The RNA shown here (transfer RNA) has 72 nucleotides and comes from a Candidatus Peregrinibacteria bacterium. Model confidence (mean pLDDT): 81 of 100. It matches the Rfam family "tRNA". By type it is a transfer RNA.
RNA sequence: ACCCCUGUAGUUCAAUGGAUAGAAUAAGGUCCUCCUAAGACUUAGAUCCAGGUUCGACUCCCGGCAGGGGUA
Numbered sequence: 001a002c003c004c005c006u007g008u009a010g011u012u013c014a015a016u017g018g019a020u021a022g023a024a025u026a027a028g029g030u031c032c033u034c035c036u037a038a039g040a041c042u043u044a045g046a047u048c049c050a051g052g053u054u055c056g057a058c059u060c061c062c063g064g065c066a067g068g069g070g071u072a
Stems, first nucleotide, its partner, number of pairs: 001071007010025004018055001027043005048064002051061002
């Protein structure tokens, strides 16, 4: 320098054009317990940035940024 892949809650992952973006775990609260752990209930929390296509975009397209891999 060129090519490929990835980017979604604090973390690990779903959602492949149409739903209020969902789950686990972590965090806060309540219950339980002598206390803690475990358990039950509950609360808040996210689409890397900018543009485009579309009636409608996490999803498709262009550019950028970041990470990983490959070739030279």

Notes
The organism belongs to Candidatus Peregrinibacteriota, within Bacteria.